[in-house]
A computed fold for a 368-nucleotide RNA from a Desulfobacteraceae bacterium, annotated as Bacterial RNase P class A. Rfam family: Bacterial RNase P class A. It is annotated as a ribozyme. The RNAcentral record of the sequence draws on ENA. The model forms 93% of the base pairs in the Rfam consensus. The organism belongs to Desulfobacteraceae, within Bacteria. A source record names the gene rnpB.
């Protein structure tokens, strides 16, 4: 210098002015919730996103057991919990730094394995090789039978590999070595597992993100949960008056008269509109220290850090910083840009989007 790998922090800063939205203080008005004026102070994120996973919280359901269904699946640890995180094991990828893995069981059973191929699984005889038989009449050809997985061919995959013996030809048929499986023993490790010795049968194809088997976990709905206050309406309960000898209403301000009707009024309760709470002190944040490889946890000190509901969190100017472009030998000057994105009950994760900066490490090349 080039190519890469891993991690970290940030998300422009300061000031002035004008707004928006909560909190709080003072003054003033008001019966009150509050209105108005002024002051102080707070006001998006690393992902607030997707709503994928796990919890808190709330309501509903629930004696116990079984089936069904869903999810998860190497080991140890962390956690409120997880499908998340940390540390490892094994396998795979990379020269390496490092990265990836839904990673139990295919000798419990069933199914499937395209095309090609004779055959795709209790293996299999297409070519080839070998044996004996018949015919032609001969070192060959034809026919029918048998043996053979060493060689060829097909395929992603054809039931270990190499060599020797053996045989009619062959074959773990036998033997040696190697690979793998299972069993036994002993060693290291909490464990997954590793490394070693002996033995067995000679070898067991793949697929479980196919059915299935094994083990573990799992009630439902969600802040539009739910609780409270409460105009209005229906239906409900109670009371008063009246029930035709007329309560109430119309004709009119009153009385009479006349007409109409069987209810009218009050209270409780109900709970729509609307409002309040839930709702910001929490598995909380920062610093220090201790334990732990780490994730994380213990202890001590300090802090309070958005709370809208048609939904606030914005704009302008100045200076400085960062990046890009142009001019210039330098000093410097001019112009421009600033990503992804927007809380809605709250947390822990995962995934996705996105800008530049910093640190450590690996490989290659050149120079010293």
């Nucleotide at each position: 210098a080039g190519a890469g790998c891993a991690g970290g922090a940030c998300a422009a800063a300061u000031g002035a002015c004008c707004g928006c939205u909560g909190u709080u203080c003072c003054g003033u008005c008001u019966u009150u919730u509050g209105g108005c004026g002024g002051g102080a102070g707070g006001g998006a994120g690393g992902a607030a996103a997707g709503u994928c996973c796990g919890g808190g919280c709330u309501c509903c359901a629930c004696a116990g057991g079984a089936c069904a269904g869903a999810g998860c699946g190497c080991u140890g640890g962390g956690u409120a919990a997880c499908g998340c995180c940390c540390a490892g094991u094994c396998c795979c990828g990379g020269c390496a730094a490092c990265g990836g893995g839904a990673a139990g069981g295919a000798a419990a059973g069933u199914g499937c394995c395209a095309c090609a191929g004779a055959a795709a699984g209790u293996a299999a005889a297409c070519c080839g090789c070998c044996c004996a038989c018949g015919g032609c009449a001969u070192g060959g050809c034809c026919g029918a039978g048998g043996g053979u997985a060493a060689g060829g061919g097909u395929g992603a995959a054809a039931g270990g590999g190499u060599g020797a013996g053996g045989u009619a030809a062959g074959a773990g048929c036998u033997c040696a070595c190697c690979a793998g499986u299972c069993c036994u023993g002993a060693c290291g490790g909490c464990g997954a597992c590793g490394a070693c010795a002996g033995g067995a049968g000679c070898u067991a194809g793949g697929u479980a993100a196919a059915c299935c088997c094994c083990g573990c976990u799992c009630g439902g709905a969600g802040c539009a949960a739910g609780a409270c206050c409460a105009a209005a309406u229906a239906g409900g309960g109670g009371g008063a008056c009246g029930c035709a000898u007329g309560a109430g209403g119309g004709c009119u301000g009153u009385c009479c008269g006349u007409c109409c009707u069987a209810g009218u009024c009050c209270c409780c309760g109900g709970g729509u509109a609307g409002g309040u709470c839930g709702c910001a002190u929490g598995a909380u944040c920062c610093c220090g220290u201790c334990g732990g490889c780490a994730a994380c946890g213990g202890c001590g000190g300090g802090g309070c850090u958005a709370g809208a509901u048609g939904a606030a969190u914005g704009g302008u100017c100045a200076u400085u910083g960062u990046c890009c472009c142009c001019c210039g030998u330098c000093a410097g000057g001019g112009g421009g840009a600033a990503a992804c994105a927007g809380a809605a009950c709250c947390c822990g994760g995962c995934u996705u989007a996105u800008g530049g900066c910093c640190u450590g490490c690996u490989c290659u090349a050149a120079c010293a």